Predicted 3D model of a 72-nucleotide RNA (transfer RNA) from Nymphaea colorata. NCBI's taxonomy places the organism under Eukaryota, Tracheophyta, Euphyllophyta, Nymphaeaceae, Nymphaea. The sequence is in RNAcentral, with records from Ensembl Plants.

RNA sequence: GGUCGUGUAGAUCAAUGGUAGAUCGCAAGAUUACGGGUCUUGAGGUUGCGGGUUCAAGUCCCGUCACGAUCA
Numbered sequence: 001g002g003u004c005g006u007g008u009a010g011a012u013c014a015a016u017g018g019u020a021g022a023u024c025g026c027a028a029g030a031u032u033a034c035g036g037g038u039c040u041u042g043a044g045g046u047u048g049c050g051g052g053u054u055c056a057a058g059u060c061c062c063g064u065c066a067c068g069a070u071c072a
Stems, first nucleotide, its partner, number of pairs: 001071007010024004018055001026042006048064005
């Protein structure tokens, strides 16, 4: 340098072009003598970045960045 893949909450991962969710973690509350455990509720996302297509994009297209695989 060529080709391919991955990028989504603090972490690990989902999501048929049609309201971005789950588990763990975190906060508050209940339970408990206290803690742990258990239960309930909640906060937390410019979906790597910039454009395009579309009534509508995490998803499709183009560019770009980071990481990985492979070829040279």
Its Rfam family is "tRNA". Rfam classes the family as a transfer RNA. Rfam links the family to the GO term triplet codon-amino acid adaptor activity. The coordinates come from a structure-prediction model, not an experiment, and the mean pLDDT is 83.